[in-house]
Annotation
Large-subunit ribosomal RNA, domain I from an Acidimicrobiales bacterium, 595 nucleotides, folded computationally. Model confidence (mean pLDDT): 82 of 100. The organism belongs to Acidimicrobiales, within Bacteria. Its Rfam family is "Bacterial large subunit ribosomal RNA". The sequence was found in a public genome assembly.

Context: one part of a larger RNA
RNA sequence: AGCCAAUGGUGAAUGCCUUGGCGCCUACUACCGAUGAAGGACGCGGGAGGCUGCGAAAAGCCACGGUUAGCUGCCGACCAAGCUAUGACCCGUGGAUGUCCGAAUGGGGAAACCCGUCACCCGUAAUGGGGUGUCACUCCCGCCUGAACACAUAGGGCGGGUAGAGGGAACCGGGGGAAUUGAAACAUCUCAGUACCCCGAGGAAAAGAAUGCAACUGCGACUCCCUUAGUAGCGGCGAGCGAAACGGGAAGAGCCUAAACCUGGCAGGUGCCAAGCCUAGCGGCGUUGCCUGUCAGGGGUUGUGGGAGCAAGUGGUCCGGGCGCUAGACCGGACACGGAGUUACAAACCUGCCGUGUAGUGGAAGCACUCUGGAAAGGUGCGCCAAAGAGGGUAAUGGCCCCGUACACGAAACAUGAGCAGGCUCCGACUUGAUUUCCCGAGUAGCGCCGGUUCCGUGAAGGCCGGCGUGAAUCUGCGAGGACCACCUCGUAAGGCUAAGUAUACGUAGGCGACCGAUAGUGAACUAGUACCGUGAGGGAAAGGUGAAAAGUACCCCGGGAGGGGAGUGAAACAGUACCUGAAACCAUUGGUUU
Numbered sequence: 001a002g003c004c005a006a007u008g009g010u011g012a013a014u015g016c017c018u019u020g021g022c023g024c025c026u027a028c029u030a031c032c033g034a035u036g037a038a039g040g041a042c043g044c045g046g047g048a049g050g051c052u053g054c055g056a057a058a059a060g061c062c063a064c065g066g067u068u069a070g071c072u073g074c075c076g077a078c079c080a081a082g083c084u085a086u087g088a089c090c091c092g093u094g095g096a097u098g099u100c101c102g103a104a105u106g107g108g109g110a111a112a113c114c115c116g117u118c119a120c121c122c123g124u125a126a127u128g129g130g131g132u133g134u135c136a137c138u139c140c141c142g143c144c145u146g147a148a149c150a151c152a153u154a155g156g157g158c159g160g161g162u163a164g165a166g167g168g169a170a171c172c173g174g175g176g177g178a179a180u181u182g183a184a185a186c187a188u189c190u191c192a193g194u195a196c197c198c199c200g201a202g203g204a205a206a207a208g209a210a211u212g213c214a215a216c217u218g219c220g221a222c223u224c225c226c227u228u229a230g231u232a233g234c235g236g237c238g239a240g241c242g243a244a245a246c247g248g249g250a251a252g253a254g255c256c257u258a259a260a261c262c263u264g265g266c267a268g269g270u271g272c273c274a275a276g277c278c279u280a281g282c283g284g285c286g287u288u289g290c291c292u293g294u295c296a297g298g299g300g301u302u303g304u305g306g307g308a309g310c311a312a313g314u315g316g317u318c319c320g321g322g323c324g325c326u327a328g329a330c331c332g333g334a335c336a337c338g339g340a341g342u343u344a345c346a347a348a349c350c351u352g353c354c355g356u357g358u359a360g361u362g363g364a365a366g367c368a369c370u371c372u373g374g375a376a377a378g379g380u381g382c383g384c385c386a387a388a389g390a391g392g393g394u395a396a397u398g399g400c401c402c403c404g405u406a407c408a409c410g411a412a413a414c415a416u417g418a419g420c421a422g423g424c425u426c427c428g429a430c431u432u433g434a435u436u437u438c439c440c441g442a443g444u445a446g447c448g449c450c451g452g453u454u455c456c457g458u459g460a461a462g463g464c465c466g467g468c469g470u471g472a473a474u475c476u477g478c479g480a481g482g483a484c485c486a487c488c489u490c491g492u493a494a495g496g497c498u499a500a501g502u503a504u505a506c507g508u509a510g511g512c513g514a515c516c517g518a519u520a521g522u523g524a525a526c527u528a529g530u531a532c533c534g535u536g537a538g539g540g541a542a543a544g545g546u547g548a549a550a551a552g553u554a555c556c557c558c559g560g561g562a563g564g565g566g567a568g569u570g571a572a573a574c575a576g577u578a579c580c581u582g583a584a585a586c587c588a589u590u591g592g593u594u595u
Stems, first nucleotide, its partner, number of pairs: 001594009015580001016545002020516002022513007029505002031167002039101003042055003046079002049075003061095006070083003106115003116135001118133005137164002139161007171202001172200005182189001186236001212219002223250004233241002254497003257441001261298010276285002278328006303475001305440004310433005316335006337428005349423005354417005360409003366382004371378001383400002385389001391403003446470009456482001477492005532539002552579001555566004
């Protein structure tokens, strides 16, 4: 020096564990905000660094409930001082307070700061000062005022508004909109209307009561699922893309307007021999009439076309109305009767009951031992409960020790119900006939050119949507049935509203897992979006385990200490806080062996 073995050191793999994650399911819940949000800054404790909670009333205040004998949050002990059966602490419901920044909104600003107006109050001899409230912009409504030109309008002023502004994980609608890629290259095509950007809305959104499908039989709003079907089709007919109807289910709900016509208000035009004033007769009035525009009320809403208008018939009682009187018809109101209703069809609220939620309550049944052990829940013996043998804890493995579990019960307060009932509110003419008159959504439909979309890439290319141009008709109308024509059939455009079934999960509660187990699983099991890096946008860690219980080693010895040796605790200290197990690399010691 090499090799071998043993014993140590170092190191932190492995095994075991889990407070944390991941995924799925079910139910609920689903918007917050100028009454100042989301998110923060700075503070608040007797001693207080971080977290949590809270806001100058500051780990809290008040009330009402629940529960209970202890309590003054966690890391975290300790000291001090207190509270509590006159019910503290804790849990739930409602309320009060809630600095400063932030849409941030009195003005400014380099966020958490600076400086003001007005009113009232406090204070000073007075000024300065302090407190509470108020003061942004836009929009809407009302009133007043009021130019250029008379009316008018613009503009100005005042008052009122629980209007808007900002935020939100995904989901939704809309406006824009790639490329990598695939086509084994690449240009049409594909990826894909995806990613991404912007706008907007809600608890869902969107869509929605046929100008729809279908095919000679018919269906009857929309949405979602299954199927149809990788079919029909499209396609450098390449790569690829890819329906729909029927059928089966979930759910189920239908409505309001425009116009014709009638009445009234306002404005303009026209009209004093008149027309008109419900009809008839007599008398009377006469800026009342007629036309146009606009506003409001009634009427009306459909495709076996509907409605208006016209004619006829039926219609509870009472009261009132028109220029006067009589009669008739008509109109309005009240009562009765009937119907309906709070998600659309008109709209707000209250009460009671019931259900649900936000604290909770009761809840069966086992003991023993000369067993093993540090410890019994293990072993042995003899029992018991079970609508409960899910699970967790307790010194090892417990149905019967503890928490629970099955099952049953519970709310002063608040929330909620598309539950019920009552109050309350709203509505109440219908039928028949003739088919003569009127209406049935206009720069629209249609058509031409050019695009987009649909399974449809210009194709025989329809439908739907858009740009430019042109430009109808009103039911003997108009659109569609995949160029187009005929016949036939279907529907009724150019206004609007609409629950449920559907999507998602920031969130609440419960459950499950041939999911992970600390280099895994979230980046984060721990002071984690922390430390740290970066001017910034942004990037972004490492780090778990004594023991059943601190019983965390009194006392003695060596040492300045660190550390160690005894002693003691403990089942164990080679479990001593550098703490479970403690592999390997690496470093030593001892012994052996080889030259």